[in-house]
């Protein structure tokens, strides 16, 4: 330099093909429960790598960029 794959809460991950309320687990905060802790249970907090395009509507489609991993040279 060329190609492929991947990028979503603090962490892990689903959703992308086929556009339509961003979901789950751990975590954190609070309530209930307990003599206390743990466990259990309920509620809440927190995310689509960046820019642009298409569209009524983009995590999803298109273009460019960045980063990581792998392959080729």
């Nucleotide at each position: 330099g060329c190609g492929a794959u991947u990028g979503u809460a603090g962490u892990c991950u689903a959703g992308c093909c086929u556009g339509g309320u961003a979901g789950g687990a751990c975590g954190c905060a609070g309530g209930c429960u307990u003599g206390c802790c743990a466990a259990g249970u309920c509620u809440g907090c927190a995310a689509c790598c960046c820019g642009g395009g298409u569209u009524c509507a983009a995590a999803u489609c298109c273009c460019g960029g960045c980063a990581a991993u792998c392959g080729c040279a």
About this RNA
A computed fold for a 73-nucleotide RNA from a Candidatus Micrarchaeaceae archaeon, annotated as transfer RNA. The coordinates come from a structure-prediction model, not an experiment, and the mean pLDDT is 83. The organism belongs to Candidatus Micrarchaeaceae, within Archaea. It matches the Rfam family "tRNA".